Glycine riboswitch aptamer from a Gammaproteobacteria bacterium, 96 nucleotides, folded computationally. NCBI's taxonomy places the organism under Bacteria, Pseudomonadati, Pseudomonadota, Gammaproteobacteria. It was read from a public genome assembly, where an Rfam model found it. It matches the Rfam family "Glycine riboswitch aptamer". Its family is annotated with glycine biosynthetic process in the Gene Ontology. Rfam describes the family as follows. This family represents the bacterial glycine riboswitch.
[in-house]
RNA sequence: CCGCGAACGGUGGGAGAUACCCGGCAGUACCCAUGCCGGGAGCCGAAGGCGCAACUCGCUCGGAAACGCUCAGGCACCCAGGACCAUCGUAACGUC
Numbered sequence: 001c002c003g004c005g006a007a008c009g010g011u012g013g014g015a016g017a018u019a020c021c022c023g024g025c026a027g028u029a030c031c032c033a034u035g036c037c038g039g040g041a042g043c044c045g046a047a048g049g050c051g052c053a054a055c056u057c058g059c060u061c062g063g064a065a066a067c068g069c070u071c072a073g074g075c076a077c078c079c080a081g082g083a084c085c086a087u088c089g090u091a092a093c094g095u096c
Base pairs, nucleotide, nucleotide: 003095004094005093008089009088010087011086012085013084018041020040021039022038023037024036025035026034042075043074044073048071049069050068051067055063056062
C1' cells in the first nucleotide's frame, strides 16, 4: 500500500400465518358489501426473548443455530416491522 474480518450506517431484495366466529360503531330510509373497535377460537416464526445441541474448552463453568418454545411480536391489501443476502461507505482495532 492492497485485500480480508468486524461494530455501525445508506441503498436494493426479503418469507410465513384466519376469505374465521360473536357483539358494537360508522355508513344506509332499511338490508347487504366495506372500514374501524372490543371479545373468542385458530394459526405463523425470520425483530427481540427463552431452551437444548453439534461444536468450542485439558476439565469444569460458560459461549453457541436458520433446531425447539411461542412470552413478546405478527396473520385480507397497503403501510410498518423483518433474521438473512448483496452492494456502497466508514472511526478505531485485528489478521496477512